Notes: Small-subunit ribosomal RNA, 3' major domain from an uncultured bacterium, 477 nucleotides, folded computationally. The coordinates come from a structure-prediction model, not an experiment, and the mean pLDDT is 82.

Context: one part of a larger RNA
RNA sequence: UGACGGGGACCCGCACAAGCGGUGGAGCAUGUGGUUUAAUUCGAAGCAACGCGAAGAACCUUACCAGAUCUUGACAUCUCCCUGACCGGACCUUAAUCGGUCUUUCUCUUCGGAGCAGGGAUGACAGGUGGUGCAUGGUUGUCGUCAGCUCGUGUCGUGAGAUGUUGGGUUAAGUCCCGCAACGAGCGCAACCCUUGUUCUCAGUAGCCAGCAGUUCGGCUGGGCACUCUGGGGAGACUGCCGGAGAUAAUCCGGAGGAAGGUGGGGAUGACGUCAAAUCAUCAUGCCCCUUAUGAUCUGGGCUACACACGUGCUACAAUGGCGUUCAACAAAGGGAGGCAAGCCCGCGAGGGGGAGCGAACCCCAAAAACAACGUCCCAGUUCGGAUUGUAGUCUGCAACUCGACUAUAUGAAGCCGGAAUCGCUAGUAAUCGCGAAUCAGCAUGUCGCGGUGAAUACGUUCCCGGGUCUUGUACA
Numbered sequence: 001u002g003a004c005g006g007g008g009a010c011c012c013g014c015a016c017a018a019g020c021g022g023u024g025g026a027g028c029a030u031g032u033g034g035u036u037u038a039a040u041u042c043g044a045a046g047c048a049a050c051g052c053g054a055a056g057a058a059c060c061u062u063a064c065c066a067g068a069u070c071u072u073g074a075c076a077u078c079u080c081c082c083u084g085a086c087c088g089g090a091c092c093u094u095a096a097u098c099g100g101u102c103u104u105u106c107u108c109u110u111c112g113g114a115g116c117a118g119g120g121a122u123g124a125c126a127g128g129u130g131g132u133g134c135a136u137g138g139u140u141g142u143c144g145u146c147a148g149c150u151c152g153u154g155u156c157g158u159g160a161g162a163u164g165u166u167g168g169g170u171u172a173a174g175u176c177c178c179g180c181a182a183c184g185a186g187c188g189c190a191a192c193c194c195u196u197g198u199u200c201u202c203a204g205u206a207g208c209c210a211g212c213a214g215u216u217c218g219g220c221u222g223g224g225c226a227c228u229c230u231g232g233g234g235a236g237a238c239u240g241c242c243g244g245a246g247a248u249a250a251u252c253c254g255g256a257g258g259a260a261g262g263u264g265g266g267g268a269u270g271a272c273g274u275c276a277a278a279u280c281a282u283c284a285u286g287c288c289c290c291u292u293a294u295g296a297u298c299u300g301g302g303c304u305a306c307a308c309a310c311g312u313g314c315u316a317c318a319a320u321g322g323c324g325u326u327c328a329a330c331a332a333a334g335g336g337a338g339g340c341a342a343g344c345c346c347g348c349g350a351g352g353g354g355g356a357g358c359g360a361a362c363c364c365c366a367a368a369a370a371c372a373a374c375g376u377c378c379c380a381g382u383u384c385g386g387a388u389u390g391u392a393g394u395c396u397g398c399a400a401c402u403c404g405a406c407u408a409u410a411u412g413a414a415g416c417c418g419g420a421a422u423c424g425c426u427a428g429u430a431a432u433c434g435c436g437a438a439u440c441a442g443c444a445u446g447u448c449g450c451g452g453u454g455a456a457u458a459c460g461u462u463c464c465c466g467g468g469u470c471u472u473g474u475a476c477a
Stems, first nucleotide, its partner, number of pairs: 001477002003474003007471007015461002019425005026315008034306002042053002064301007073125001077124002079121006088103005106115003127290002130288003136284002138279003141275001143273001148187006154163003167178003193267004198235007207225001212222003238261001241255005317418001321377006334365003339358002344353003384415001389410007431453007
C1' cells in the first nucleotide's frame, strides 16, 4: 500500500421488511448428471453451467457408431500429357455412393497457338469439428451502470509511498458547493444518440359526411386535407418562477403554471481492473500430432436410450370456475413472390379444390383473446383435469418404423394447492389474456418482440446477502 475481520462509523441496492404471484408435491415438455450403448459426437460447471452454444438432430445438418468405398483426394494453386467440351438426358448395376454403356455438345486465331472446360500422371501440396483457451488474437460473461480508476507538475517522507481523491454539507453519481499544500488534467458519471409522452409547421393514393353532391349504401364515387394517422423539420423542462429551510453556497421541502417537474418513462452506452473465468467446435493463429488416414464419399443407425437424481418451464388440481349459445365488441407490432392467399365449393375437423388481389399505409396472413349478455353444471376425482392408449385420418417431405406436427372419435391416469427450503416483482410494474416474428420443407410449452385487462405494499434499516467511503487491528501478500 492492499486484502481480510463472527472490529467500528456512515450510505446504497426487491438485500431484508411490507405485499402479490410462484418453484419445491402431480402429469407432461426441455436441459443436465448418472447409467446403458456399437455410438448414445463435442463443449458449458457456485453466483456468472443446466429451454446454455442449438434462431428449430427423420435424411441432410453431424462432428459419433457399423458397414461399403476413395487416395494429389470433396476444396485451392503450380508443372506435364491427352481430349473438345462442360451442363443436360436415357439405361444397366448397387442398400447407396462407387462402377459401366449410349446420346447431346466450345470460343478466338496472324493457323504457330491461346482461352476455357473435362480426363490422366508426377510431386510440391491439399485436408483435419485432432491436442493445447495454462502459448495466443478476436469475441463474451462477471463484479456492475457499482462510482470509482489514474496521471502531470508541485509539496511531504531516507524509502516503500503519501498528498491531490481526505474533511463539512449535498447528490442517482469523485454530482456540485465550501474548506484545505496543493494546482490542473485524463478514463469513467452526466449530456450529446434512439424511442415514448404534448404541441406547431410542411406534405397528403391510409382517414373524414367534419361541410357539399350522388349513392346499387360499402369512404363506394365526385370532391376536400379540417380532423385521425404517417414522417421530415421545429417548439417544449432549465430548479426557469414563488415561498420556506440551509453557510448569503451547493442543495432540499412545498407551491404555481404546464401534456410532462426536478436524471419525465424505456433503451443503447459497461472506466482501471478481477476470476491463468468461457471459447483452438464461429473465425484467425503459434507449437505438437495424423497423411491409403485422426483426411474424403455413401447407406443405415445414433445424438430421441432409462432403475434413478437435479435445474428451467407448460398444464392443472376448479364455481372471481368449466361448458354451450348469442351480439360476437375493442389492439399493437410484424411477415409475404419457389411467397401471403379473400370471397366461393367440399369435408364434423385437421385440411382439400379453385384462385380474385397483393413485391403491399392499397391485397393477404387475420379469428385477437381474456371481456360482456344469457343458459347450464351444484362441490363430486365431478360437465374439474387432461396424461396414456386403441381406431380412422390430414399435411410436409425421396422417405414420418426407429423419430414429425395436427385432426376426429373412443379411453380417461396422477392431481383436491404441495415438507425443509427457495425465486421474481415497486406501476402501466406484478399477475393475467391473446397476437406476431426469426430459425424453418415440416416441427415451439423455448427465444425475441407486440399490445389488451390491470393490482397490493414499502413502518423502516435491528437483522440476512452484495456493494461503496472513512477508520481500526492483523501470525496474510
Overview:
It matches the Rfam family "Bacterial small subunit ribosomal RNA".